[in-house]
A computed fold for a 1440-nucleotide RNA from a metagenome, annotated as small-subunit ribosomal RNA. Model confidence (mean pLDDT): 85 of 100.

RNA sequence: AGAGUUUGAUCCUGGCUCAGAACGAACGCUGGCGGCAGGCCUAAAACAUGCAAGUCGAACGAACCUUCGGGUUAGUGGCGCACGGGUGCGUAACGCGUGGGAGUAUGCCUCUUGGUGCGGAACAACGUCUGGAAACGGACGCUAAUACCGCAUAAUAUCUACGGAUCAAAGAUUUAUCGCCAAGAGAUUAGCCCGCGUCUGAUUAGCUAGUUGGUGAGGUAAUGGCUCACCAAGGCGACGAUCAGUAGCUGGUCUGAGAGGAUGAUCAGCCACACUGGAACUGAGACACGGUCCAGACUCCUACGGGAGGCAGCAGUUAGGAAUAUUGGACAAUGGGGGAAACCCUGAUCCAGCCAUGCCGCGUGUGUGAAGAAGGCCUUAGGGUUGUAAAGCACUUUCAGCCGUGAAGAUAAUGACAGUAGCGGAAGAAGAAGCUCCGGCUAAAUUCGUGCCAGCAGCCGCGGUAAUACGAAUGGAGCGAGCGUUGUUCGGAAUCACUGGGCGUAAAGCGUACGCAGGCGGUCAUGAAAGUCAGGAGUGAAAUCCCAGGGCUUAACCCUGGAAUGGCUCUUGAAACUCCAUGACUAGAGUAUUGGAGAGGUUGGCGGAAUUCCGAGUGUAGAGGUGAAAUUCGCAGAUAUUCGGAGGAACACCAAUGGCGUAGGCAGCCAACUGGACAAUUACUGACGCUCAUGUACGAAAGCGUGGGGAUCAAACAGGAUUAGAUACCCUGGUAGUCUACGCCCUAAACGAUGUGUGCUAGUUGUCGGGCCCUUUAGGGUUCGGUGACGCAGCUAACGCUUUAAGCACACCGCCUGGGGAGUACGGUCGCAAGAUUAAAACUCAAAGGAAUUGACGGGGACCCGCACAAGCGGUGGAGCAUGUUGUUUAAUUCGAAGCAACGCGAAGAACCUUACCUACACUUGACAUGCCCUUUAGGACUUUCAGAGAUGAUUGUUUUCAGUUCGGCUGGGAGGAGCACAGGUGCUGCAUGGCUGUCGUCAGCUCGUGUCGUGAGAUAUUGGGUUAAGUCCCGCAACGAGCGCAACCCUUAUCGUAUGUUGCCAGCAUUAAGUUGGGCACUCAUGCGAGACUGCCGGUGAUAAGCCGGAGGAAGGCGGGGACGACGUCAAGUCAUCAUGGCCCUUACGUGUAGGGCUACAAACGUGCUACAAUGGCGGUGACAAUGGGCAGCGAGGCAGUGAUGCCAAGCUAAUCCUAAAAAACCGUCUCAGUUCAGAUUGUAGUCUGCAACUCGACUACAUGAAGUUGGAAUCGCUAGUAAUCGCAAAUUAGCAUGUUGCGGUGAAUACGUUCCCGGGUCUUGUACACACCGCCCGUCACACCAUGGGAGUUGGUUUUACCCGAAGGCCGUGCGCUAACUACGGAGGCAGCGGACCACGGUAGGAUCAAUGACUGGGGUGAAGUCGUAACAAAGUA
Repeated sequence: AGAGUUUGAUCCUGGCUCAGAACGAACGCUGGCGGCAGGCCUAAAACAUGCAAGUCGAACGAACCUUCGGGUUAGUGGCGCACGGGUGCGUAACGCGUGGGAGUAUGCCUCUUGGUGCGGAACAACGUCUGGAAACGGACGCUAAUACCGCAUAAUAUCUACGGAUCAAAGAUUUAUCGCCAAGAGAUUAGCCCGCGUCUGAUUAGCUAGUUGGUGAGGUAAUGGCUCACCAAGGCGACGAUCAGUAGCUGGUCUGAGAGGAUGAUCAGCCACACUGGAACUGAGACACGGUCCAGACUCCUACGGGAGGCAGCAGUUAGGAAUAUUGGACAAUGGGGGAAACCCUGAUCCAGCCAUGCCGCGUGUGUGAAGAAGGCCUUAGGGUUGUAAAGCACUUUCAGCCGUGAAGAUAAUGACAGUAGCGGAAGAAGAAGCUCCGGCUAAAUUCGUGCCAGCAGCCGCGGUAAUACGAAUGGAGCGAGCGUUGUUCGGAAUCACUGGGCGUAAAGCGUACGCAGGCGGUCAUGAAAGUCAGGAGUGAAAUCCCAGGGCUUAACCCUGGAAUGGCUCUUGAAACUCCAUGACUAGAGUAUUGGAGAGGUUGGCGGAAUUCCGAGUGUAGAGGUGAAAUUCGCAGAUAUUCGGAGGAACACCAAUGGCGUAGGCAGCCAACUGGACAAUUACUGACGCUCAUGUACGAAAGCGUGGGGAUCAAACAGGAUUAGAUACCCUGGUAGUCUACGCCCUAAACGAUGUGUGCUAGUUGUCGGGCCCUUUAGGGUUCGGUGACGCAGCUAACGCUUUAAGCACACCGCCUGGGGAGUACGGUCGCAAGAUUAAAACUCAAAGGAAUUGACGGGGACCCGCACAAGCGGUGGAGCAUGUUGUUUAAUUCGAAGCAACGCGAAGAACCUUACCUACACUUGACAUGCCCUUUAGGACUUUCAGAGAUGAUUGUUUUCAGUUCGGCUGGGAGGAGCACAGGUGCUGCAUGGCUGUCGUCAGCUCGUGUCGUGAGAUAUUGGGUUAAGUCCCGCAACGAGCGCAACCCUUAUCGUAUGUUGCCAGCAUUAAGUUGGGCACUCAUGCGAGACUGCCGGUGAUAAGCCGGAGGAAGGCGGGGACGACGUCAAGUCAUCAUGGCCCUUACGUGUAGGGCUACAAACGUGCUACAAUGGCGGUGACAAUGGGCAGCGAGGCAGUGAUGCCAAGCUAAUCCUAAAAAACCGUCUCAGUUCAGAUUGUAGUCUGCAACUCGACUACAUGAAGUUGGAAUCGCUAGUAAUCGCAAAUUAGCAUGUUGCGGUGAAUACGUUCCCGGGUCUUGUACACACCGCCCGUCACACCAUGGGAGUUGGUUUUACCCGAAGGCCGUGCGCUAACUACGGAGGCAGCGGACCACGGUAGGAUCAAUGACUGGGGUGAAGUCGUAACAAAGUA
């Protein structure tokens, strides 16, 4: 210090998540020792038991005991019990913190002054009697005191009318001493008051009657409405009163660079409380944790009459909870209470026990040790790794355990801890390691298992058969007596931004203006000194943090000192700035004068055009409307046209990027009234200014109320169309409304999505208003104010903004803080209503979003191409048949191919074989390969017999019988046998793959290097202007070059030359039936080698280019025709069944063999073909002209036989020689439009051929039979020239089988205006919410499941409040006729009981407010792999 996550990629905005530190923690796994700390965060819930406050006999009487010294004790009396200890309920407060203040008290303590005289009456204890279960009493009698009372004394005390008056005391003791009283001073402690600080909510805005103040009185230790009487009407509050919620506050603690944020356990200070509520008493001090009284709830005892109790003290129990310890020891130390003291008490405290709860320290060994052991794991089978790790060898003994010794804490005594810490000794590697993680963030990977299952997950996300992400193993990484998880806080988060953010488009400028409070404010001078600055003083408790030093072996921990403690207060100064006061100024602001511009506003009047309606005329059959129609109007006279009239609304042209207005908004013309801005001029005022929460006013359209008005247009509504539907778009009608007056509403994409004001910061160019200057009408220059375009610097995420800022600054206001839920609910305010405004939460997601980039797409645009359309020719779709596919059937109908790019496809040929399928029967190292072991030299050919469907098994005989050799069964080859390794698989996965192939597409594209531009993805080049079949070429250009593609190089074809002429050819010569032969190679042809075509030449055009057009020559002309050749890539395209191959699966079977069957089935559908429907034809006849090919298990001339398929005989040919071989369309004759002399399916009979075998299931022949079919609906295919169409020939595959396929030649057209449209493609551009890329994305209702939430007749509970009733205890006031020891002048005073009153806790009645829980039913919302209906949005999204 950052990282992950939105996208195909990028930059930004923005949230979510992670890495760090911490904890009074808890949970999971594990666990050796010690030191120091910590330990009910929940139920201020309830508590059994024990202990936690006593002490003094040197205050007193008495009783008891006694060693006669004394001791013990209940009671009276004194002091203490208000400390110490616990808890955090309440409290938002002078409670706390900090700093001040005056009107107070203060036991014990210190100091000072003075005093301490004389009397008196009682009551406990005790005794007797007595009540009660108990707790606890009652009556009578006796008694002491430092208990109580009186008198005296009386100041420096108190009061005072200044005369005076009032107030004390206690003794104990042999001394010494300790006490007592009054008063003063101090110290300590406590009370009170004030400034400042101290959480959230305005969906809490008004609160307050003792309330605020005064006078007087009372009360208190003391000020004070603290209380009361009277008087006044105040007091608090947007600087947040009141109300509600939450909370003890602080020093500190955690975190953080800091500023801050969170927190308030342990330790320390303060406060509050003590079962709940109220009250006082005693006392120096309490309204009292272990005191009293009353009320209430609860628990306990009871003889039912009545009593007792309060762990939020220490232990402990129950409950609650994820969770928190012993009913321990001691007063030895420190402190506290009492006492003169000894001493007693002390769950304060000091110690021990339990707990890895935390922090700190130590250990679980050390050295050596390679055969790199065994085992594990992985493996490419070689090895690697675990790993010097282990074993082995040599050492050590911290800690624990054992034995011995043994402190300090203790100044003289006293040690709970504790025989502890420490020290010494002996033994022995001995007793001591786990946890989490290993996809990225984030250090660390492999194998197996699993197969969207089981599971993981902090975020992104893993898992659907090769998972580094699940589970296990091995290995590794991290930390280590711990390690992980969960929870919480801060950090990272500049993600509430003071330090330190934003608001044109990401969330965010109020619709606009005015304006009170508030904030801010021009120039100069003087004064003051509030802010500010400087010096000094006080305070800021200790502890903590920090620094230095010291003590425990170290550390944690502890001790000493220092620093620090941002603050507050007092004081002395300074005067620049701000504030304040006073005076002055004119640059801000305003006033005055003059002037022009303007749809600025309001009111009234006037005008013409047009629409509609009414009346009349002309006139006749349509009009209107649309993509096309219809509804509608019209013969009762429409539309059209002419004239007249009525009425309402709006104002063409001018007109503009123009003008005015704060915004909304404002448009015919005229008048009246009226607001503002602008320019110029100088005169005046003298900071009068800017902004503005609350507030006030204005505020389009729609809407509402009342009254008018109503021509047009037109929600709703009706009808007609469109459509699958059409509650829409289109059409015909049409009501509110649109207009007006008055009153509401108060919202808009009220937008420049840009608050207002001021100053500063290059310019260029339009335009509107005004002024000045120059000049020749025109124009030019300059200046102020408005309104536009472009643009530098600068800013911005980019787009863009740019003197009209989104630049640089200042002032003030408003607003934002992830998306959804939601601008919604509830509450308030406003409104007649509609609704507006203010404005959440639960829940849910990991994104939502902005700008730009590259693609893809568009029923966007521009340009271009293609048999893409068009123009033509011929087909398919209808029939029959062939063939393939689907489907169905079947024991099996093997498998694959699936839009184009599967379907006469793999298959260039299923009767057996093929064959992979089915049935049946067999074999198991196997039909096939290699190695090891044993045996052997096999074996082949022919043959006999038996079983069997056959494979196969058994069997008879004859014949023939390996090579080398060192002669060794030695080597090689072959065969057989038993077994082991293994073979085998057309079994699965083409979504694990290689190879091969299809397709876009023979489309013209696809990239790279360097440079440049951009934050970046990327762009540029490759775009542009021309041109081309072409990213082909030229020109231009921040690009310059290059590569893969294009083209060319290759083959073939078209022309010529040349070489060679056999098997080819024959012009001339000879010859024949015949190029048959001689001869020749001129020609054809064949095979080589060459030539030729390059826009090379001419003209035109173009830019003087590239090129295009025309022409010449030429066999061929602009790529001459055809072929091979297929860029980067796309389709998880096809193929595991050509082959190869990873993984998985089978192994007497999913392997191998045999026979038979099946792949040939057949209701139906589709594709591809053949043959036809006929006269451009059928049939018969004549009989000419090709080319490519093939041939020895072959092609087969020729002859003979047969109607024929074919058979028999048989020449030639291993092929330019022989054969196939006949080419067919052509031509001639006939038929004459019919289901025919068309067509040939189907069927019967008889044959031929191949083959072991034609039944399932071949081809062909002959005779007979003679079906559908008369040119084919919607739709759809091919083809641009030697092409389509048509005609035949050949070949591969085969034993046989072609309408298929691949080739070959013969005859040989028509048409193309053109690119609007359909399809496909290319380039540029544009929009995009798409990127799996339009077969995309995506919205809403409905249905289902779950979740939270609003309303809801109500119901229940809490809190609070108003009025009234009741009124315990208690103090106060009054009374006090009853009772009465101290004093008495005996009269009484005083006191007590009792009674009454106001106050008041609890309780009660009635009403209100508020919060929470729950509620039939109901509303919307959210979430949920594959539900329904449509298609609203994103492209012009098909109606922007």